[in-house]
This is a predicted structure of an 82-nucleotide RNA (transfer RNA) from Candidatus Portnoybacteria bacterium RBG_13_40_8. NCBI's taxonomy places the organism under Bacteria, Bacteria candidate phyla, Candidatus Portnoyibacteriota. The sequence was found in a public genome assembly. Its Rfam family is "tRNA". Gene Ontology term of the family: triplet codon-amino acid adaptor activity. It is annotated as a transfer RNA. Model confidence (mean pLDDT): 82 of 100.
């Protein structure tokens, strides 16, 4: 130098162009003398006293009435080839 694969919250890790799942772990609250378990609720990121708003899928485009998904460029990891 070339190929291919891949990059989503603290963590791992789904998503067929049409609300970003689940688990874990955190956090509150039930349970109990106290704790584990267990159950329930909550968990992206800013802004606000709340309602709620904007915004987000490695980084910038771009195609679309709509992008995590398609498309082009860079980055970044991993494997193979030379």
């Nucleotide at each position: 130098g070339g190929a291919g694969a891949g990059u989503u919250g603290g963590c791992a890790g789904a998503a067929u162009g049409g609300u970003a799942a689940u688990g874990c772990g955190c956090u509150c609250g039930c349970c109990u003398c106290g704790a584990a378990a267990g159950c329930g609720a909550g968990u992206g990121g800013c802004c606000g006293c709340a309602a709620g708003g904007c915004c987000u899928u490695g980084c910038a485009g771009g195609u679309u009435c709509g992008a995590g998904c398609c498309c082009u460029g860079c980055a970044c990891u991993c494997u193979c080839c030379g």